[in-house]
Context: one part of a larger RNA
RNA sequence: UUGGGCUUAAAGCGUUCGUAGUCGGUUCAGCCAGUCCUCUGUGAAAUCCAGCAGCUUAACUGUUGGGCGUGCAGAGGAUACUACUGGGCUUGAGGCCGGGAGAGGAGUGAGGUAUUCCAGGGGUAGCGGUGAAAUGCGGUGAUCCCUGGAGGACCACCUGUGGCGAAGGCGUCACUCUAGAACGGGCCUGACGAUGAGGAACGAAAGCUAGGGGAGCAAACCGGAUUAGAUACCCGGGUAGUCCUAGCCGUAAACGAUGCGGACUGAGUAUUGCGGGAGCCUCGUGCUCCUGCACUGCUGUAGGGAAACUGUCAAGUCCGCCGCCUGGGGACUAUGGUCGCAAGGCUGAAACUU
Numbered sequence: 001u002u003g004g005g006c007u008u009a010a011a012g013c014g015u016u017c018g019u020a021g022u023c024g025g026u027u028c029a030g031c032c033a034g035u036c037c038u039c040u041g042u043g044a045a046a047u048c049c050a051g052c053a054g055c056u057u058a059a060c061u062g063u064u065g066g067g068c069g070u071g072c073a074g075a076g077g078a079u080a081c082u083a084c085u086g087g088g089c090u091u092g093a094g095g096c097c098g099g100g101a102g103a104g105g106a107g108u109g110a111g112g113u114a115u116u117c118c119a120g121g122g123g124u125a126g127c128g129g130u131g132a133a134a135u136g137c138g139g140u141g142a143u144c145c146c147u148g149g150a151g152g153a154c155c156a157c158c159u160g161u162g163g164c165g166a167a168g169g170c171g172u173c174a175c176u177c178u179a180g181a182a183c184g185g186g187c188c189u190g191a192c193g194a195u196g197a198g199g200a201a202c203g204a205a206a207g208c209u210a211g212g213g214g215a216g217c218a219a220a221c222c223g224g225a226u227u228a229g230a231u232a233c234c235c236g237g238g239u240a241g242u243c244c245u246a247g248c249c250g251u252a253a254a255c256g257a258u259g260c261g262g263a264c265u266g267a268g269u270a271u272u273g274c275g276g277g278a279g280c281c282u283c284g285u286g287c288u289c290c291u292g293c294a295c296u297g298c299u300g301u302a303g304g305g306a307a308a309c310u311g312u313c314a315a316g317u318c319c320g321c322c323g324c325c326u327g328g329g330g331a332c333u334a335u336g337g338u339c340g341c342a343a344g345g346c347u348g349a350a351a352c353u354u
Base pairs, nucleotide, nucleotide: 004325005324006323007308008307012322014202015201016200017199021195022194023193025089026088027087028086029085030084033082034081035078036077037076038075039074040073041072042071048066049065050064051063052062053061054060092192093189094188095187096185097184098183104178105177106176107175108174109173110172111155112154116150117149118148119147120146121145122144126137127136163170164169207248208247209246210245211244212243216242217241221237222236223235224234259321260320261319262318263317264316267299268298269297270296272294273293274292275291276290277289278288279287280286303310304309327354328353329352336347337346338345339344
């Protein structure tokens, strides 16, 4: 290389965009590079095969012919496929138009309940906490009730196997800016496409730098318990942090543990969005039913699978492209390189052992 794999056994990059490369719809014509056919030259000898001959035979040797040398070069021819050149097409892709759906993103403003704190009023001996307690708070008047104020964080109900987003993720309301998808039209472009080594961008939480902010919660830390001990679980406190702005970090069980795109292959049922049709109607952005497309679930046929399971949202049947795997440990290590302020990230062995 051929070959086998990647949900859970080793193995899908966290996600997207995209360079090179690889692959590529339909039709007509040209060309003949790949491809195919014929011929010529060449492709040393020995070795191999067949016939004949020579040693008494064989091995061996000689000779004639064939084959091998899977190739290379030249000449002539074929034109289906691929490539190339030119023209066309519309189903892939994109654009345009239309009315809807949505926690998609960014900014500005507004609001709501609760916790905490402060002030005032009422009020008196406990409160708090637990399995039980204690630490803790309280006659300098707590807990509790009422009124007013401050401040930060969050966004109950609605809420749903619901929706949106490439993923991370996104949930009070209004406005502004902005992105994508579905449906419908089939008007425009006319293969403009798929994937994507390198590369770039985005990327939860924690962490880092600078400046703000700090109500609640809370690593570390300090107490109280528990216990043989208790550097924990439980309780009382509590600082980073959690929040905002600007900039780093670049990792997660970043999970559907399932790469992306396309085609094909029984059904049933529910949900969300849009469209078509019918009926009802309180005439509304209404209700019910049938149906098309897209999405999200459940059950399940064939098939697949070691099984669990999967099953038109495939892990079925195929095609294109990329990534990755090759016993366990050593080792998400060492070394080197590279990125980072650091923490560390990425890349990534071997000895040895079993």
Molecule: small-subunit ribosomal RNA, central domain
Organism: metagenome